Predicted 3D model of RNase P RNA and transfer RNA as a complex of 527 nucleotides.
RNA sequence: GUUGGCUAGACGAUCGCCGCUUCCGUAACCGCGGUUCGCCGUGAAGUGCGUGGAGGGGAGGAAAGUCCGAACUCCGAAGGGCAGUGCGCCGGGUAACGCCCGGGCAGGGUAACUUGACGGACUAGUGGCACAGAAAAUAUACCGCCUUCGGUGGUGGGUUGGCUGAUUCAACUGAGGUAAGGGUGAAAAGGUGCGGUAAGAGCGCACCGCGCCGGCGGUAACGUCGGUGGCAGGCAAAACCCCGCACGGAGCAAGACCAAAUAGGGUGGCGCAGGCUGGAGCGGCGCAAGCUGUUCCGGCUCGACGGACGGCCCGUCCGAGGCCACCGGGUAGGUCGCUGGAGCCCGCGAGCAAUCCCGGGCCUAGAGGAAUGAUCGUCUCGCUGUAUCGCCUGGCAACCGAGAGGUCGCCGGGCGCGAAGGCGGAACAGAAUUCGGCUUAACGGCCGGC
RNA sequence: CGGGGCGUAGCUCAGCCUGGUAGAGCAUCUGCUUUGGGAGCAGAGGGUCGGAGGUUCGAAUCCUCUCGCCCCGACCA
Numbered sequence: 001g002u003u004g005g006c007u008a009g010a011c012g013a014u015c016g017c018c019g020c021u022u023c024c025g026u027a028a029c030c031g032c033g034g035u036u037c038g039c040c041g042u043g044a045a046g047u048g049c050g051u052g053g054a055g056g057g058g059a060g061g062a063a064a065g066u067c068c069g070a071a072c073u074c075c076g077a078a079g080g081g082c083a084g085u086g087c088g089c090c091g092g093g094u095a096a097c098g099c100c101c102g103g104g105c106a107g108g109g110u111a112a113c114u115u116g117a118c119g120g121a122c123u124a125g126u127g128g129c130a131c132a133g134a135a136a137a138u139a140u141a142c143c144g145c146c147u148u149c150g151g152u153g154g155u156g157g158g159u160u161g162g163c164u165g166a167u168u169c170a171a172c173u174g175a176g177g178u179a180a181g182g183g184u185g186a187a188a189a190g191g192u193g194c195g196g197u198a199a200g201a202g203c204g205c206a207c208c209g210c211g212c213c214g215g216c217g218g219u220a221a222c223g224u225c226g227g228u229g230g231c232a233g234g235c236a237a238a239a240c241c242c243c244g245c246a247c248g249g250a251g252c253a254a255g256a257c258c259a260a261a262u263a264g265g266g267u268g269g270c271g272c273a274g275g276c277u278g279g280a281g282c283g284g285c286g287c288a289a290g291c292u293g294u295u296c297c298g299g300c301u302c303g304a305c306g307g308a309c310g311g312c313c314c315g316u317c318c319g320a321g322g323c324c325a326c327c328g329g330g331u332a333g334g335u336c337g338c339u340g341g342a343g344c345c346c347g348c349g350a351g352c353a354a355u356c357c358c359g360g361g362c363c364u365a366g367a368g369g370a371a372u373g374a375u376c377g378u379c380u381c382g383c384u385g386u387a388u389c390g391c392c393u394g395g396c397a398a399c400c401g402a403g404a405g406g407u408c409g410c411c412g413g414g415c416g417c418g419a420a421g422g423c424g425g426a427a428c429a430g431a432a433u434u435c436g437g438c439u440u441a442a443c444g445g446c447c448g449g450c
Numbered sequence: 451c452g453g454g455g456c457g458u459a460g461c462u463c464a465g466c467c468u469g470g471u472a473g474a475g476c477a478u479c480u481g482c483u484u485u486g487g488g489a490g491c492a493g494a495g496g497g498u499c500g501g502a503g504g505u506u507c508g509a510a511u512c513c514u515c516u517c518g519c520c521c522c523g524a525c526c527a
Stems, first nucleotide, its partner, number of pairs: 001450007009379007017058002020055004024050003028047002030043005060428001064439002067437005072251004079314004084247005089103005104118001105116004119242002125240002128235002142182002144178004149174004153169002158163001190208006209231001210229008255336004265327006274302001275300011305319005329526003343362005349356002380426001381424004389416008398407003451523007460476004470507001478494005500516005
């Protein structure tokens, strides 16, 4: 320096707090006996009560945040699909996980070691990349570079001249080539070098990078070797999304039982649509039997519709004496769930490890807004700190020395160890159904690996 | 104990989903108007978006952790 584990002040005295067990007392309930039904006597197994006695127990590594995963319970048999959410290299562990272990790859470090939300961005799709810039992904061309090209112009030659063909130019302009360089940006279409070219360019070559194919090693991620392609092509998926995997919802105020109480209230919302059939009432026709219309009350099954099942559909149940929401009302008591469990400790074995198998031992808060504390003493610890001591350093004086310098004394300054003494009571924080993790908080002390 | 939501100017809020300029109203200040005040008109100032870290070129916005505040939840009928 790095990494892992353990611990979470100790002892004593006094006074308290909360459960449990036991003893004692009491006699309201209770048991037994009696009764004139008012009560009386008696008992102490149980409930209760007691400034009662004794014994034994009483927070954590994070009990926290409630971020994941489960157990357990209810909802609807939790079964299929959609939506939604989460996760994402490979292998293993586990009840399960977003956790842990081992490995791969990438980043950091000289190293021990450490960090990583680490599938997919041409070969599915959609969208974004402000400003700047020519161009932000279909590539394109602002400056620059270049041209056996065209035009204008200049220079120079020939010609008496109009003019003419050739040469040349660091000017302007048009047409084209180019992506080396400049410039912009967070990011610019492989990088370096050589060749090549009018200038250039994977245009060609070497090395590096990348893609594809094959061999070998590895369970795999991947590694390595060889061949091959001049190069696919930016960033972002903690943008939508795609692929793969997992997940029904709620939560112990879940839920079960007992007891008590009331206004079994009010408002609003949600089909009372069709078919068959029974009964009753009213009406029409008919001498009558009967036929028929309508209203009400039931039944049946069918189809559609609606409601409920805590996102939706399939599905299941129900069909207005029902269901849902809100307002109002009542009680806020007891028991269970509740702590013996994926439990803790020790040992042997398997495994690199996480972890697992086997054997032995142990029981360790269960509770209601909720206890687990306070004071003193000794020790420990932290901070401070005088004397003394050690180291470094400044000034002055004396002595030694030719000098450089050295020695000693006095007066200061700084640092360290710190008798005594003083201060601090001494990290983070506190169970609430229970586990497995993660994260966050935090004074220290001890031990081990590298 | 369990569940849900919100932190942006002095106050009340928008912007967040879909990342590039931080806005509105009231309040404050200055000027005009008025004899003066109020009202009105014109203009200005004021924010490190609760804190820390990450993703990204870039974060109020996306992700993680953390701090603070607020709300809801018993049973019966």